About this RNA:
This is a predicted structure of a 74-nucleotide RNA (transfer RNA) from a Fidelibacterota bacterium. The same sequence occurs in records of 2 taxa. The sequence is in RNAcentral, with records from ENA. Its Rfam family is "tRNA". The coordinates come from a structure-prediction model, not an experiment, and the mean pLDDT is 82.

RNA sequence: CGGGACGUGGCGUAGUCCGGUAGCGCACCUGACUGGGGGUCAGGGGGUCGCCAGUUCAAAUCUGGCCGUUCCGA
Numbered sequence: 001c002g003g004g005a006c007g008u009g010g011c012g013u014a015g016u017c018c019g020g021u022a023g024c025g026c027a028c029c030u031g032a033c034u035g036g037g038g039g040u041c042a043g044g045g046g047g048u049c050g051c052c053a054g055u056u057c058a059a060a061u062c063u064g065g066c067c068g069u070u071c072c073g074a
Stems, first nucleotide, its partner, number of pairs: 001073007010026004020057001028044006050066005
């Protein structure tokens, strides 16, 4: 320098192909059971979907540029 993959709550991930209410596990908070811890059960909070723009009634999803991580090639 060229090409590919990835970027989504604190952590790990699904959803993207084919645009239509952002989900799951762990963690966290509250309550119940327990003498307490742990565990189980019930409930709850937390996301500008890497950034900026474009298309659209509507974008995590499509388009363009950029940033970061990583792989391959030179």